[in-house]
RNA sequence: UUUCCGAAGAGGUAAACUCAGGGUAACCUGGGGGCACAAAGCCGCGGAUCCUGAAGAAGCUCUUUAAUCAGGAUAGCCGGGCUGGCGAG
Numbered sequence: 001u002u003u004c005c006g007a008a009g010a011g012g013u014a015a016a017c018u019c020a021g022g023g024u025a026a027c028c029u030g031g032g033g034g035c036a037c038a039a040a041g042c043c044g045c046g047g048a049u050c051c052u053g054a055a056g057a058a059g060c061u062c063u064u065u066a067a068u069c070a071g072g073a074u075a076g077c078c079g080g081g082c083u084g085g086c087g088a089g
Stems, first nucleotide, its partner, number of pairs: 004089001005087002012037002017032006035076001041082003045079003048074007056065004
């Protein structure tokens, strides 16, 4: 230095919920709050799930709902890529 591993120590992040704000929505930002996490650091590349719209179909004037298409969201859904702290081993 690299790989595997994760005892200890130093730390880190921050679920649900809640308050304020943004967004049609999924969800996001900040404060509080702690369920958890050795990458729960970063990246929408592959899958997955969620939201919006169109269109098709069915019922009737507005709803429901496949496949498909377009746009978006989730990195704490999984895989993958990149970069990291420490050292019982």
Model confidence (mean pLDDT): 85 of 100. The RNA shown here (c-di-GMP-I riboswitch aptamer) has 89 nucleotides and comes from a Deltaproteobacteria bacterium. The sequence was found by an Rfam model in a public genome assembly.